[in-house]
The prediction has a mean pLDDT of 82. Transfer RNA from a Victivallales bacterium, 77 nucleotides, folded computationally. Its Rfam family is "tRNA". Rfam classes the family as a transfer RNA.

C1' cells in the first nucleotide's frame, strides 16, 4: 500500500427489489401479583442509523470523501 466486510436505542442484532411513519429481544424503569422479594404478565420511556458531503419531492437504504474494527493479499528488513 489494496481489497472484502461491518459500524443502527446501554447490549446483541433486524431493518425486503437502489428508498416513502426506525424496530425486535435483553438490560434498566413504572405497574400488577407478593407478608417481602423473585418469576411470571403489563405499561411507558430510550435514536446526531459512525462522521462530512452529494442525488432526489423525500435517503439507514444510493454516489463521494473520511474515521473505527475485523480478515484477506501485499511490500521492507
Nucleotide at each position: 500500500a489494496g481489497g472484502u466486510g461491518a459500524g443502527u436505542a446501554g447490549c446483541u442484532c433486524a431493518g425486503u427489489u437502489u428508498g416513502g411513519u426506525a424496530g425486535a429481544g435483553c438490560a434498566g424503569u413504572g405497574g400488577u401479583c407478593u407478608c417481602c422479594a423473585a418469576a411470571a404478565c403489563c405499561g411507558a420511556a430510550g435514536g446526531u442509523c459512525g462522521c462530512a458531503g452529494g442525488u432526489u419531492c423525500g435517503a439507514u437504504c444510493c454516489c463521494u470523501g473520511u474515521c473505527u474494527c475485523a480478515c484477506c493479499u501485499g511490500c521492507c528488513a